This is a predicted structure of a 500-nucleotide part of an RNA (small-subunit ribosomal RNA, 5' domain) from Torreya grandis. Taxonomically the source falls in Torreya (Eukaryota, Spermatophyta, Pinopsida, Cupressales). The prediction has a mean pLDDT of 81. The full RNA is in RNAcentral, with records from SILVA.
[in-house]
Context: one part of a larger RNA
C1' cells in the first nucleotide's frame, strides 16, 4: 500500500452484477428433490360408443435411478498434475454387412380361506406377455496347404474377414408394437469398424519433522493353478532369500489436488470460497446383488451408536440434495415461483417428472454506476466561536430571486428472451418510454503533537484519561473532555483479524 467468503462500532438514498455456515462429516420436526411407458402385457373402475370410442389404474415387462446436486471427513500416494505406452471392457449413439425357423412350462395380479397390533407374510386355484426356457440355422477363433500385394532378410501387416479343406463358442421377441393387412416407422438378435466414456501400468514431481534409524513376512521374485473385462502376490500350492533404506525407508502430526486467486517490478513467498477438470465419502464400520456401468447419498443385507414407535414378540429412521429448526459461533438469507428458456430421464408421440437450471426474495459482503441539487445573491444579515473590541472566522454559506427534475410520489402506455405459422413468459402491475407534482424523498464517519493531510478557545491539573509507535496529563495541554475551525475518505467510514 494492496487483498477478504470476514465481523464488529457508527451511519445509511436508488440501481446493475457478484457473493453469503470458513464454526458441529454434530444433531435433524415437516411436505416436496427420479420417474416414465395403457402404441409390450393378464385384469379393475368410470364414462356411455353403437362404421366400433375415451379416460383412469394397483400388478407383470422395459428404461433411468451408476446422471444431475452436495460435501472435503479421510487420503502424504490405491490420490492431483505432466508425458508415455498395452494386456482390457463398454448400454446409448453413429457406419457396414447378415439374421427375425419351430416348441413346452411357469408366475404376479385376481379369487377364496388364512398369520401377525403393526410392519409384512405363508399356502390352495386360475391365467398373459418385448418375462423366463428348450431345439434347429448361424460360422468368430484355431491349424495347414495355395495365390498375390506392401515390406525387406526376419518376422510381419493386408487381400469387399483371398481361395481349398479341417476344427467349432454364443443369438432372437422369430404371429413382436402402431385397432385388421402392406409399405414405412420404432424395437430385437448376431459380426466387424468407429466416437465417447470408463479399468489397469509405467516414468518423473508433489508440503512438515531425525528430540522418529532401520522397517517388512505375501514382505521380493520364480514356477504350476485359480480368479478377473484386463496385466499383476490379486489369490493359493511349493520354491529361492530376497525387494526398501541418510538420495531420509518406517513411524508421527499436519494436508483433499489441479487449472487457478490475491500480493510483488520481478524472483519468490502466501493460498485452493464463487467457476471448470479430477478423487474420496453419504449416520458409523463391514458386505455383496441387480445391472453395460455401482460395491450404489433420497436400493439391499449384517453389527454398531442414537432417535421414533410397541398390543413387549417386534418394526421404522438416516438433509455433507433445496428451503427451515434448534445448537455451536464473531459470524452467513426464504420451509417464496413457475417448468416460459436452457439441459436430463421416459415415452412412437403428445405429454408427464425434473430444488438441475431458470427467475424472484434477503444481507452496504464485494466491485460498478448515480443522486443529496444547478444557477444566483453582501464590503458580508441573523446567530456561534473568536477577539487586541477595530475586527476577523463559520461564509456565496445561508435568506431573496430564477429555471430545472437524475431521484421521488402518482396516473399511462409497454417489451425482447419463442427456437417454431398459430399458441406457450416464472420472471412482470418488470426493463423501458410519456404525461402532471414539487428542491422536493437522500450524509456521515474518522481524524486534527511528529510520524501524517489538518488549529484554536474553554474545563481538568501526573487526577481523569489517551496511545500504532513516539510519547501526553505537574495550573497557559495544538496528545485527555468539551466546543468552535480545518482535514482525509464519502454512502460509506473507523476498529479488529488475516495473507503479500
Nucleotide at each position: 500500500g494492496g487483498a477478504u467468503g470476514a465481523a464488529u462500532g457508527u451511519u445509511g438514498g436508488u440501481g446493475g452484477c457478484a457473493u453469503g455456515c470458513u464454526u458441529a462429516a454434530a444433531a435433524c420436526a415437516u411436505g416436496a428433490a427420479a420417474g416414465u411407458u395403457a402404441g409390450a402385457u393378464g385384469g379393475g373402475a368410470a364414462g356411455g360408443g353403437g362404421u366400433g370410442u375415451u379416460u383412469c389404474u394397483a400388478g407383470u415387462g422395459g428404461u433411468g435411478a451408476a446422471c444431475g446436486a452436495g460435501u472435503g471427513a479421510g487420503u502424504a500416494a490405491u490420490g492431483c498434475a505432466u508425458a508415455a505406452g498395452a494386456a482390457u471392457g463398454u448400454g446409448u449413439u453413429c457406419u457396414u454387412g447378415g439374421g427375425a425357423a419351430g416348441g413346452a412350462a411357469a408366475u404376479a395380479a385376481u379369487a377364496g380361506a388364512u398369520g401377525g397390533a403393526a410392519a409384512u407374510g405363508g399356502g390352495u386355484g386360475u391365467u398373459a406377455a418385448u418375462a423366463g426356457c428348450c431345439u434347429a440355422u448361424a460360422g468368430a477363433u484355431u491349424u495347414a496347404u495355395c495365390a498375390c500385394c506392401u515390406a525387406a532378410u526376419a518376422g510381419a501387416g493386408g487381400u469387399a474377414g483371398g481361395a481349398u479343406a479341417a476344427u467349432g463358442a454364443g443369438a432372437a421377441a422369430a404371429a413382436g408394437g402402431c385397432a385388421a393387412g402392406a409399405a414405412u416407422c420404432c424395437a430385437c438378435c448376431c459380426a466387424a469398424g468407429g466416437a465417447g466414456g470408463g479399468g489397469a501400468u509405467c516414468a518423473c514431481a508433489u508440503a512438515u519433522g531425525a528430540u522418529u534409524a532401520g522397517a517388512u513376512a505375501u514382505u521380493u521374485g520364480g514356477u504350476g493353478a485359480g480368479a478377473c473385462a484386463a496385466u499383476g502376490g490379486c489369490u493359493u500350492a511349493c520354491u529361492a532369500a530376497g525387494g526398501c533404506u541418510c538420495u531420509g525407508a518406517u513411524c508421527a502430526g499436519u494436508a483433499g489436488u489441479u487449472g487457478g486467486u490475491g500480493u510483488g517490478a520481478g524472483a519468490a513467498g502466501a493460498u485452493g470460497a464463487u467457476c471448470a477438470g479430477c478423487c474420496a465419502c453419504a449416520c458409523u464400520a463391514a458386505g455383496a446383488c441387480u445391472g453395460a456401468g455401482a460395491c450404489a447419498u433420497g436400493a439391499c443385507c449384517c453389527a454398531g451408536a442414537c432417535u421414533c414407535u410397541u398390543a413387549u414378540g417386534g418394526g421404522a429412521g438416516g438433509u455433507a440434495g433445496a428451503a427451515c429448526u434448534a445448537a455451536g459461533g464473531a459470524a452467513u438469507u426464504u420451509u417464496a415461483u413457475a417448468u416460459a428458456a436452457u439441459g436430463g430421464g421416459u415415452a412412437a408421440a403428445a405429454u408427464c417428472c425434473u430444488a438441475a437450471a431458470a427467475u424472484a426474495u434477503u444481507u452496504a459482503u464485494a466491485c460498478c454506476a448515480u443522486g443529496u441539487g444547478a444557477a444566483g445573491g453582501a464590503a458580508g444579515a441573523a446567530g456561534a466561536c473568536u477577539c487586541a473590541u477595530g475586527g476577523g472566522u463559520c461564509a456565496u454559506a445561508a435568506a431573496a430571486u430564477u429555471a430545472u427534475u437524475u431521484u421521488c410520489u402518482c396516473a399511462g402506455a409497454g417489451a425482447a428472451g419463442a427456437a417454431a405459422u398459430a399458441a406457450u413468459g416464472a420472471u412482470g402491475a418488470u426493463a423501458u418510454c410519456u404525461a402532471a407534482g414539487g428542491a422536493a424523498u437522500a450524509a456521515g464517519c474518522a481524524u486534527u503533537g511528529g510520524c501524517u493531510a489538518a488549529c484554536u478557545c474553554u474545563a481538568u491539573a501526573g487526577u481523569a484519561g489517551u496511545a500504532g509507535u513516539u510519547g501526553u496529563g505537574g495550573u497557559a495541554a495544538a496528545u485527555c473532555a468539551a466546543a468552535g475551525g480545518a482535514u482525509g475518505c464519502a454512502a460509506g467510514u473507523g476498529u479488529u483479524a488475516u495473507c503479500c